Predicted 3D model of a 253-nucleotide part of an RNA (large-subunit ribosomal RNA, domain VI) from a Bacteroidaceae bacterium.
Context: one part of a larger RNA
């Protein structure tokens, strides 16, 4: 900016993309077939390879915002407990997220029209001929089937519903994530769970600090499955989303 008022939704699908692989075993059957040796086809099940989508329950990674162990060193006056610095000082785990090496799915099945290629009826050419007139089959291959986009598809569709200035709906501005560099998109904005707090739960980690007991002491042990916790899940207005301005079509050549 168009898509001859102006919105919000649903949505048709002209068209454009992706996919499109394949092994192996059993059954059919030790059958058809062959003197035997060997050993089918059609048609049916199971299972892998590689390649792709998608998720995160499982198992494995990541996890400088978690918990613990530990050296040096400095500092909180000293003891204890604790900060800082040392690649996250170095080590053992590890949520949520995002991954793979995990899961869990995908090719296909059908139809259509066909190529070689075999046919039907069949003359030209009283015979023969799949072809000439007509007409059936037939590929991992064409068209559709499947998955995703799509009406700037200027041939700018469609459907439904609202507005017509008491103004539909849009913007601004605000918390904000299932977005994301910014823009933009998605949720909320008190008629309210949108961040964040708090409360509870998952999980994580591995049993805090002080004390009191044993031991000369290093440490053990009870108070203890303790103590602390990020990003998960829930509830819960406490806190921050106020109140508002701005655009906007006059019934549509």
């Nucleotide at each position: 900016c168009g898509u001859a008022g102006g919105a919000a939704a649903u949505u048709u699908g002209c068209g454009u993309g992706g996919a499109g692989c394949u092994g192996u075993c059993a059954c059919u059957a030790g059958u058809a077939c062959g003197a035997g040796a060997g050993g089918a086809c059609c048609g049916u099940g199971a299972u892998g390879g590689a390649c792709u989508g998608a998720c995160c329950u499982c198992c494995g990674g990541u996890g400088u915002a978690c918990c613990g162990g530990u050296u040096g060193u400095u500092c909180c006056g000293c003891c204890a407990g604790g900060g800082g610095c040392a690649c996250u000082g170095c080590c053992g785990g590890g949520u949520a997220u995002c991954c793979g090496c995990g899961u869990c799915g995908g090719g296909a099945a059908g139809g259509g029209a066909u190529a070689a290629g075999c046919g039907c009826u069949g003359a030209a050419a009283g015979c023969a001929u799949c072809u000439a007139a007509g007409u059936g089959c037939g590929a991992a291959g064409c068209c559709c089937g499947c998955c995703a986009c799509a009406a700037g598809a200027u041939u700018a569709g469609a459907u439904u519903u609202c507005c017509c200035u008491u103004g539909a709906g849009g913007g601004u501005c605000g918390u904000u994530a299932u977005a994301g560099a910014c823009a933009a998109u998605g949720a909320c904005g008190u008629u309210g769970a949108u961040a964040g707090g708090c409360u509870g739960c998952c999980g994580a980690u591995g049993u805090a600090a002080g004390c009191a007991u044993a031991g000369u002491g290093a440490u053990a042990u009870g108070u203890u499955u303790a103590g602390u916790c990020a990003a998960g899940c829930a509830g819960u207005a406490c806190u921050a989303a106020u109140u508002g301005c701005c655009c906007g079509a006059u019934a549509g050549c």
It was read from a public genome assembly.
The organism belongs to Bacteroidaceae, within Bacteria.